[in-house]
Parts: sequence; structure tokens; C1' cells
RNA sequence: GGGCGUAUAGCUCAGCGGUUAGAGCAGGGCACUCAUAAUGCCUUGGUCCUAGGUUCGAAUCCUAGUAUGCCCA
Repeated sequence: GGGCGUAUAGCUCAGCGGUUAGAGCAGGGCACUCAUAAUGCCUUGGUCCUAGGUUCGAAUCCUAGUAUGCCCA
């Protein structure tokens, strides 16, 4: 230099162009227990990497950029 991926909650990851963007773990509260753990219930937490474009409508499609991984040279 060229090619192909990835970027969504504190972490690991889902998410068909259309209802309020979700799960597990983690955090907080409650129940249970003599107590702790485990378990159960409730709950907090997001500028969907950035900027533009297409569309009635974009996390999702397109373009450019940034970061990162792999491959080729």
C1' cells in the first nucleotide's frame, strides 16, 4: 500500500428498515437464613464509534473517516 471483518449497557453479546433497543453477567433493593453463600423477585444502567446521505421512518441500507483484528504484498 491492497483486501476482508469488528465497533450496541461497566463486561460478554443478540437485534427482519417500523410498538418503548434487549439477554446473560455485574451494580442497587427486597425475600429466604442465626449468619454467609446459593436461590427467587424487583430495579438501575445506552448520544447504537464519528460525520454525512437515502427513506414517511435507519442500530440496520449507502459514502467518508476513526479505532481495532486477520490476510496479502
Molecule: transfer RNA
Organism: Cyanobacteria bacterium REEB494